[in-house]
Context: one part of a larger RNA
Molecule: small-subunit ribosomal RNA, central domain
Organism: uncultured bacterium
RNA sequence: CUGGGCGUAAAGCGCGCGUAGGCGGCUCGUUAAGUGCACAAGUGAAAGCUCUUGGCUCAACCAAGAAAUUGCUUUGCAUACUGGCGGGCUGGAGGGACGCAGAGGUCUGUGGAAUUCCUGGCGUAACGGUGAAAUGUGUUGAUAUCAGGAGGAACACCCAUGGCGAAGGCAGCAGACUGGGCGUUUCCUGACGCUGAGGCGCGAAAGCGUGGGUAGCAAACAGGAUUAGAUACCCUGGUAGUCCACGCCCUAAACGAUGGAUACUAGCCGUCGGAGGUAUCGACCCCUCCGGUGGCGCAGCUAACGCAUUAAGUAUCCCGCCUGGGGAGUACGGCCGCAAGGUUGAAACUC
Numbered sequence: 001c002u003g004g005g006c007g008u009a010a011a012g013c014g015c016g017c018g019u020a021g022g023c024g025g026c027u028c029g030u031u032a033a034g035u036g037c038a039c040a041a042g043u044g045a046a047a048g049c050u051c052u053u054g055g056c057u058c059a060a061c062c063a064a065g066a067a068a069u070u071g072c073u074u075u076g077c078a079u080a081c082u083g084g085c086g087g088g089c090u091g092g093a094g095g096g097a098c099g100c101a102g103a104g105g106u107c108u109g110u111g112g113a114a115u116u117c118c119u120g121g122c123g124u125a126a127c128g129g130u131g132a133a134a135u136g137u138g139u140u141g142a143u144a145u146c147a148g149g150a151g152g153a154a155c156a157c158c159c160a161u162g163g164c165g166a167a168g169g170c171a172g173c174a175g176a177c178u179g180g181g182c183g184u185u186u187c188c189u190g191a192c193g194c195u196g197a198g199g200c201g202c203g204a205a206a207g208c209g210u211g212g213g214u215a216g217c218a219a220a221c222a223g224g225a226u227u228a229g230a231u232a233c234c235c236u237g238g239u240a241g242u243c244c245a246c247g248c249c250c251u252a253a254a255c256g257a258u259g260g261a262u263a264c265u266a267g268c269c270g271u272c273g274g275a276g277g278u279a280u281c282g283a284c285c286c287c288u289c290c291g292g293u294g295g296c297g298c299a300g301c302u303a304a305c306g307c308a309u310u311a312a313g314u315a316u317c318c319c320g321c322c323u324g325g326g327g328a329g330u331a332c333g334g335c336c337g338c339a340a341g342g343u344u345g346a347a348a349c350u351c
Base pairs, nucleotide, nucleotide: 003323004322005321006320007305008304012319014202015201016200017199021195022194023193025089026088027087028086029085030084031083033082034081035078036077037076038075040074041073042072043071050066051065052064053063054062055061092192093189094188095187096185097184098183099182100181104178105177106176107175108174109173110172111155116150117149118148119147120146121145126137127136163170164169207248208247209246210245211244212243216242217241221237222236223235224234259318260317261316262315263314264313267296268295269294270293271292272291273290274289275288276287277286300307301306324351325350326349333344334343335342336341
C1' cells in the first nucleotide's frame, strides 16, 4: 500500500452551519464526453522475454524471422448505464394555511422559605462540635426564643422511568423580544437534495484580564484532633473562587465510550405531543395513524457481553479516525493564547 476495522480490544472530530469536492428521485427528447464494439490508420525505438529456423562439434553465446508490447491517438458504429443540454412530473426537499406541547435562548421585573449579619425585647450559663475531644463562641450576656431591618445566592413541594435543545446544557413567578420542533391540510415551488477537506460559529467545570459583588459554601492557608508520623481523612476558622457585566481560554469518562443521511426488515408492554374513528349532550374509556422517549423480545448480527424499526440487522452515499506495548500526547518546529496552556505531532532507544 492493499486489506480489515472503529459500543467494551487501537479507532467516531465535543456539537453545529457551510465552501470546494464526492454522491444524487421519476420521465421524454437530444448529444455521444465516460462506456462498449470494430474494419482500419498512426504510434507503442533497439536490445531483452516467448516461438520458429540457422551459425560456432553441443551448450552458454550469436544471427534472422515472427509473435508480443494487453497501451495511447485518430476514425467509424452502438446508446442500456453514467455525464452534458433541453422539456415535463411530484413521491425527496422547501413553502403557505390552521392548530399544539415544551426548565429552548436573551433581557427586564418580581415572590416566599432558609442561612448569615445588625438593632431591640425576653432570658441565664452555657453553646458548638466529635468515635471521644479540643481549638472556637459566651457574664462586654452568647446559644435558645420573639419582633424589626440589611444583603447575597439558590429556587423545596409540583418533579416524573417527564419535557426542550445540535451539543455543552436548560427548573420559583410574570412580561417583552426570539430560535427550533410536531400534527392536520395536500394549497404553492418543482430535485431546489445528502454529506462535507479547509473555513466560520457555539462549547460544562476550572482558570485568566478589567470593574463590581460577596449571604452560604470553600482550594490555598491557620489552628484543634487522630497517628509511629499525618504536609490527609474528622473538627473550628478562612482567602481566591463560586455570583454579575464585558473580554479571553477551548478542555472533559464533552459518553449512548455508538459520525451524518436515506430505504427496508416479527411482535408485545409503557410513556409524552398531536390528529382522526366508534360512542356520547360532552368528556373518560376503547381503536387507528403521525412524531418523540423507555422496557422486553424474533430473525439477523456479535469474540462474547449484548444490539435488536431510536440496530451494533440488510444495503447505498459522504466525512472523520485506527494499524503492537512503552518512550509520548512527550520533544522539535508551526499556528493560537495575556498567562495557564491548547492544537498539530515524531524519533532514538526498549519489550